This is a predicted structure of a 74-nucleotide RNA (transfer RNA) from a Dehalococcoidia bacterium. Its Rfam family is "tRNA".
RNA sequence: GUGCUCGUAGCUCAACUGGAUAGAGCGCAGCCCUGCGAAGGCUGAGGUUGUGGGUUCAAAUCCCACCGGGCGCG
Numbered sequence: 001g002u003g004c005u006c007g008u009a010g011c012u013c014a015a016c017u018g019g020a021u022a023g024a025g026c027g028c029a030g031c032c033c034u035g036c037g038a039a040g041g042c043u044g045a046g047g048u049u050g051u052g053g054g055u056u057c058a059a060a061u062c063c064c065a066c067c068g069g070g071c072g073c074g
Stems, first nucleotide, its partner, number of pairs: 001073007010026004019057001028044005050066005
């Protein structure tokens, strides 16, 4: 330089081939429980879906460019 692939919550990952309000586990905060903790139970906060454009009634999902990670080729 070039081909493929990935990028979604603090972390690890979903989202059924474009459709209903983007979810789960762990973690975090509060409450219950306890003499205090742990465990357990309940509730909650936390997201510009890497960035910028485009297509569409509608985009995390499709297209283009760029940024970053991984694998390969030269």
The organism belongs to Dehalococcoidia, within Bacteria.